[in-house]
RNA sequence: AGAGUUUGAUCCUGGCUCAGAGUGAACGCUGGCGGCGUGGAUUAGGCAUGCAAGUCGAGCGAUCUUGUAGGAAGCGAGGCCGUAAGGCCAAGUGACCUGCUUGAGAGCGGCAAACGGGUGAGUAACACGUGAGCAACCUACCCUUAAGACAGACACAGCUUCGUGAAAACGGAGGUAAUUUCUGAUAACAUCCUGAUGGCGCAUGUCAUUGGGAUUAAAGGCAGGGACCGCAAGGCCUGCUGCUUAGGGAUGGGCUCGCGUCCUAUCAGCUAGUUGGUGGGGUAACGGCCUACCAAGGCGUUUGACGGGUAGCUGGUCUGAGAGGAUGGUCAGCCACACUGGGACUGAGACACUGCCCAGACUCCUACGGGAGGCUGCAGUCGAGAGUAUUUAGCAAUGGGCGAAAGCCUGACUAUGCGACGCCGCGUGAAGGAUGAAGGUUUUCGGAUUGUAAACUUCUUUUGUCAGAGAAGAAACUCCAGACGUUAAUAGCGUCUGGAUUGACGGUACCUGACGAAUAAGCCACGGCUAACUCCGUGCCAGCAGCCGCGGUAAUACGGAGGUGGCAAGCGUUACUCGGAAUCAUUGGGUGUAAAGGGCAAGUAGGCGGUUUAAUAAGUGAGGGGUGAAAUCUCUCGACUCAAUCGGGAGACUGCCUUUCAAACUGUUAAACUUGAAGCAGGAAGGGGGAAAUGGAAUUCUCGGUGUAAGGGUGAAAUCUGUAGAUAUCGAGAAGAACACCGGUGGCGAAGGCGAUUUCCUGGUCCUGUCUUGACGCUGAAUUGCGAAAGCUAGGGGAGCAAACAGAAUUAGAUACUCUGGUAGUCCUAGCCGUAAACGAUGAGCACUAGGUGUUGGAUCGUAAGGUUCAGUGCCGCAGCUAACGCAUUAAGUGCUCCACCUGGGGACUACGGUCGCAAGGCUAAAACUCAAAGGAAUUGACGGGGACCCGCACAAGCGGUGGAACAUGUGGUUCAAUUCGAUGAUACGCGAAAAACCUCACCAGGGUUUGACAUAUAGGAAGUAGUGAACUGAAAGGGGAACGAGCCGUCAAGUCCGGCAACCUAUACAGGUGCUGCAUGGCUGUCGUCAGCUUGUGUCGUGAGAUGUUGGGUUAAGUCCCGCAACGAGCGCAACCAUCUUCCCAUGUUGCUAAGGUAUUUGGCCGAAAGGUCGAGUGCCUGCACUCUUGGGAGACUGCCUGGGAUAACCAGGAGGAAGGCGGAGAUGACGUCAAGUCAGUACGGCCUUUAUGCCCUGGGCUACACACGUGUUACAAUGGUUGUUACAAAGAGUUGCCAACCCGCGAGGGGGAGCGAAUCUCUAAAAAGCAGCCUCAGUUCAGAUUGAAGUCUGCAAUUCGACUUCAUGAAGCCGGAAUCGCUAGUAAUGGAAGAUCAGCACGCUUCCGUGAAUACGUUCCCGGGUCUUGUACACACCGCCCGUCAAGCGAUGGGAGCCUGGAGUACCCUAAGUCCUAUGUAGAUAGGCCCAAGGUAAAACAGGUGACUGGCGCUAAGUCGUAACAAGGUA
Repeated sequence: AGAGUUUGAUCCUGGCUCAGAGUGAACGCUGGCGGCGUGGAUUAGGCAUGCAAGUCGAGCGAUCUUGUAGGAAGCGAGGCCGUAAGGCCAAGUGACCUGCUUGAGAGCGGCAAACGGGUGAGUAACACGUGAGCAACCUACCCUUAAGACAGACACAGCUUCGUGAAAACGGAGGUAAUUUCUGAUAACAUCCUGAUGGCGCAUGUCAUUGGGAUUAAAGGCAGGGACCGCAAGGCCUGCUGCUUAGGGAUGGGCUCGCGUCCUAUCAGCUAGUUGGUGGGGUAACGGCCUACCAAGGCGUUUGACGGGUAGCUGGUCUGAGAGGAUGGUCAGCCACACUGGGACUGAGACACUGCCCAGACUCCUACGGGAGGCUGCAGUCGAGAGUAUUUAGCAAUGGGCGAAAGCCUGACUAUGCGACGCCGCGUGAAGGAUGAAGGUUUUCGGAUUGUAAACUUCUUUUGUCAGAGAAGAAACUCCAGACGUUAAUAGCGUCUGGAUUGACGGUACCUGACGAAUAAGCCACGGCUAACUCCGUGCCAGCAGCCGCGGUAAUACGGAGGUGGCAAGCGUUACUCGGAAUCAUUGGGUGUAAAGGGCAAGUAGGCGGUUUAAUAAGUGAGGGGUGAAAUCUCUCGACUCAAUCGGGAGACUGCCUUUCAAACUGUUAAACUUGAAGCAGGAAGGGGGAAAUGGAAUUCUCGGUGUAAGGGUGAAAUCUGUAGAUAUCGAGAAGAACACCGGUGGCGAAGGCGAUUUCCUGGUCCUGUCUUGACGCUGAAUUGCGAAAGCUAGGGGAGCAAACAGAAUUAGAUACUCUGGUAGUCCUAGCCGUAAACGAUGAGCACUAGGUGUUGGAUCGUAAGGUUCAGUGCCGCAGCUAACGCAUUAAGUGCUCCACCUGGGGACUACGGUCGCAAGGCUAAAACUCAAAGGAAUUGACGGGGACCCGCACAAGCGGUGGAACAUGUGGUUCAAUUCGAUGAUACGCGAAAAACCUCACCAGGGUUUGACAUAUAGGAAGUAGUGAACUGAAAGGGGAACGAGCCGUCAAGUCCGGCAACCUAUACAGGUGCUGCAUGGCUGUCGUCAGCUUGUGUCGUGAGAUGUUGGGUUAAGUCCCGCAACGAGCGCAACCAUCUUCCCAUGUUGCUAAGGUAUUUGGCCGAAAGGUCGAGUGCCUGCACUCUUGGGAGACUGCCUGGGAUAACCAGGAGGAAGGCGGAGAUGACGUCAAGUCAGUACGGCCUUUAUGCCCUGGGCUACACACGUGUUACAAUGGUUGUUACAAAGAGUUGCCAACCCGCGAGGGGGAGCGAAUCUCUAAAAAGCAGCCUCAGUUCAGAUUGAAGUCUGCAAUUCGACUUCAUGAAGCCGGAAUCGCUAGUAAUGGAAGAUCAGCACGCUUCCGUGAAUACGUUCCCGGGUCUUGUACACACCGCCCGUCAAGCGAUGGGAGCCUGGAGUACCCUAAGUCCUAUGUAGAUAGGCCCAAGGUAAAACAGGUGACUGGCGCUAAGUCGUAACAAGGUA
């Protein structure tokens, strides 16, 4: 610091999303240690149990108790006396009493309990923060100063006794102490009343000094003691402490004020104690704080009252560059609360968390009569929740309360436990170690990777376990001993010295030793953003996903695995905050077209404001002072081994208050100025506005005349008018509305808007003028006025036009477009409405910033042409701006001022509420939900029932066909056991198939087989092995096996029963597959299209996609060529090069040719009696190579020549010559690409599937089926013909498993035959149509030949399903073919035959060849296809596109809704607890009454929320229905 996502691509606008940091977190997986922090955010929900506030005996009286001293009734071992009863002595024991002493604890009393601790419900407030004020205040304990502390008295607890009650508790009687309480005294500097003087201040006032009068206090306790008094206690004295009054301080608090402090105007008016005053009350204190009376005020309207919602505030914390934004947990300051509501008491302090009273809800106890309770203290429990800890130890430290102190209390606190909740630190080993081990994964099978990783060797010991040693935190208080000072004193107090005592944590931290790598690694991610890739599984399934998006059989996106990346005792996810987001923009945005300028004006508040001078000092600037708590933060130093953490110092805390100075700027005050603004005078233009009058043309209607059959209307028609006389035409009349020409990006107006002429009234503007005033200005929320059309109300008017409506058409429909009619309305008057694409989609004002050229109105210079200037109105254009388009002195440029408006699309110009309106409706204006886009400008394509130009058998002009018939053939469909598969618009359908009887063959039925019909490898085996294979069996395959019977190499002297190869068998790898995927592929092919296009380098233009070049003017078959040009070159295509046909030349000469010649032979005509002659003709041979021909090489054609056109070019037209002329004909040749076009069944190939089967073999069947439909053909329908006879002329091919001659047989197919020929030699081979002659004479025929019967021929193992042909007989449909449609532009169409491939046989198909041989093309309007340029576009899968609305279905949220339910707040009234206050009473205690009031009740209205039959629209949802509204002129812009 940015990134992803709208598009085919681009730039912009704009939203969504991500990367960062953070958290009191939670969840998932995982988890070694320590330190420091931190931990109920939800139900301010309910709580069992324990603890959390006591202390003082040096305030008091009783009680118990320890010890001690004394006394002591009683008892009494023992002794003595006594017979006994009994008596005496007596150790001891000892109730009880007294003094001292130790401890305990109920009660009275004092102090504390108002702190500390918790929570954030309420609160939008002087609650908090900050800064001031109190001349309007209080303050226990503490410090200090001054003075005092005298005398007495009455009670109440405890206690005793009686009583009630289950309990809690309560009552009666008796009696008691005090630092309890009360009375009296004394008393002021206190308070009050009343004077005087002085100082100060911001008004009220306040301070000091000084008179007089009145009122009001108190308590003791402990210790010690020399002198004095006293019998003693003690007095008394001293010390400490406590008490009272007053002043001051400190601390803490109370009150007041300025400023700051969330959202909402769909909350705009609120308020009766309300605002103020007077009297009174109340308070520590001011005050409507309260009360009575008086007055009628007070707050608020953008500086937001009142209402609603939400919320504890702050220091700070998080984030951010900052400004800001969010937040307020822990720590600290303040506030509020304590089950809910109300209330007071006590007290220095409370309206009181563990006090009291009352009411309510809830829980518990109960004997049913009554009682008890309050964890938002620390632990803990239940509940709700995603979620938050120990019912621990200790007062050792710090702090607090009480106490003289010891000390006691302290869930404050210090420690500890639990939780990876956070931050920080440490560890899980280190070094070496390549056969790069095994295993895993992957593989192109070679390897690669995991990976120095491991093993292994050496080393270390943080942590851990065990053991040893062992801190700091502790210094005080106090006690003991002593010294010094004070003192009368050894009390006491103060200072000092020495000693003693005190540790929860804890035998903890830390240190040392031993042991031994030993005890310790996971989580997430790996398509892009974003670091990190492969395999398998899955197959739009399962699933993932923050956004874009993955998944439909080869998923780097799902799941697993291996590997890799990141972080690490954690890692991810979720939630939330800030950031990125300049996406609310102060810093730091916009508004022509993306969201956004109000329809226009006047003008209030407000904001802003020309020049000069003076003053001031509010803003502003500089300096000083106070404050800005601590912590936090920054810097620095230090303490824990480091760090986190903690401590010291400094800085900062950007703020507020106050004070001094400055005076440029802004403000204020005063005085001036003229340039802004206004006025005045003189001119000017104008559809500016209002009213009235007038005018002509046209339309329609009425009347009359002429006149006759149509008129009107449309794409075409019809409805309609018309013989009752229309339309047309002439004349007269009536009515209403609108004003042609002029008329013009010309004028006027603020906008809406304004157009015949004239008159009246009236607004604004412009120009000129050194005239006047003197900043009077600009803008402008709220407000007010104006405001097209349509619409509404009332009354008129109504010619034309014309929603609605009716009819006629069109159409599948046509509630439309078109036509015929036609009512509101359009017009006028009066009043509403208040909206428009009310647009320049551009707010108003001022200033500045190149020009050029039109035009309107003035002024001015000039004789004129023309110029200058002001105010308008247009076009072009520079700088600049803009995303681009574009704007550009009429700014969208550069600045200033003010207003309005915007913040993703939809929902929604909507709902609810408010307000305006007669209504229609207008203005204001959300949310839920939903999407990841919506949008602007420009680019390239594609498309258009857009335009321009051009081409093509594209149309047209012609010729012949198809579509009708029969048959053949292919396809669909149907059928079937199977009718194998593929090809399906053009670009499938006589196509793959250039040959389905078996085979082919892939299909079906049945029979068999399993290392296989075929290939390779390894291992093993077998000797009559490989091979041939009779009989028998079977439909065949197969089974079976008599019999015959080998080969090669090595070894060896040789032979062999040795070894190996080959072959066979067995086993394992594997073979095999016409099984799937042509949407995984190669290759090949079709089509656009033999169309003229498709690109690139460099340069230039553009922010960019892109453009330019390649467009333009000509021309061409052609992006062919020429010219021009910010382009200059180049490549693939075009053309040419190649082969062929047409002409000629040279060469060549067999099997070709035969002109001339020779020869042989056959034969015809004529002459002739004949012989013979003559003229021919055919054939063979020789000579020959002239000709034809063969196959080699050349020539030839290039717009080369001429004329004309054209730009002098390219090129075009005509001509000459030439066999051929403008590409000579016809081939081969197919650019970049398109159609996921076709083909896995030609072959190849990835992946998947199958392996006793989807492989292989065999027999039979099928591909040949047949109500039907289509394509392609053949033959015909006849006389340009048929038939019979006769007679000519080819080319190109093929042939040894072959072509087959002559000759013979057969009517014929064919059979026999066998010559010749591996072919320029022989054969196929007859060419046919044509020609000539005869017959047929227009008919289902002497046309046509289907179908069928019979008999045959040939091929073949086989002809039934299922071949071809022949002969005889039979003789169907068909008489030229509807809509529609195909081919062809010259040796072409049409027509005639020939040959070949395939092939045993089978051709109407296909391919090739030759013969005969036309017609027509004006032309490019139209149909189809294509090319170039241009235009529009909401298309880009590209018009077979996109897309709208109703209806139907599902889901979701939401509005209305008869109602129903709930909530909070208030109002009025009723009732009223506790309690303060008031009143009364014989006053005290108390009782009674009253005011106020919580809770409760009644009533009406409003607000908010929930729910609701039904209902309204809305949104979303691969393949529903109906149409086709929009995007192209979208077919009616």
Predicted 3D model of a 1533-nucleotide RNA (small-subunit ribosomal RNA) from a metagenome. Model confidence (mean pLDDT): 83 of 100. Rfam family: Bacterial small subunit ribosomal RNA.